A computed fold for a 79-nucleotide RNA, annotated as c-di-GMP-I riboswitch aptamer. Its mean pLDDT, the model's own confidence on a scale to 100, is 81. The sequence was found by an Rfam model in a public genome assembly.
[in-house]
RNA sequence: UUUACGAAAAGGCAAACCAGUUGAAAGAUUGGGACGCAAAACUACAGGGCCUACAAUUUGUUGGCAGCCAGUCGUCGAA
Numbered sequence: 001u002u003u004a005c006g007a008a009a010a011g012g013c014a015a016a017c018c019a020g021u022u023g024a025a026a027g028a029u030u031g032g033g034a035c036g037c038a039a040a041a042c043u044a045c046a047g048g049g050c051c052u053a054c055a056a057u058u059u060g061u062u063g064g065c066a067g068c069c070a071g072u073c074g075u076c077g078a079a
Stems, first nucleotide, its partner, number of pairs: 005077002012037002017032006035067001041072003047069002049065003053061003
């Protein structure tokens, strides 16, 4: 240094749920709240998958999901 791994310490994020705002819906956002997370950071026009609405019959279109897989970058360092 790279790969794997995950003890300690530091720092970070924040599921469900509740309230406000927003949206046709899925969902987003703010506050509260912590189930968890080394990538729970970024990417939805690289790809798969899922959700939503419409057409419609297995496809197309609209809007979403990165805390499903995946890709990119990447903190710390005991055994």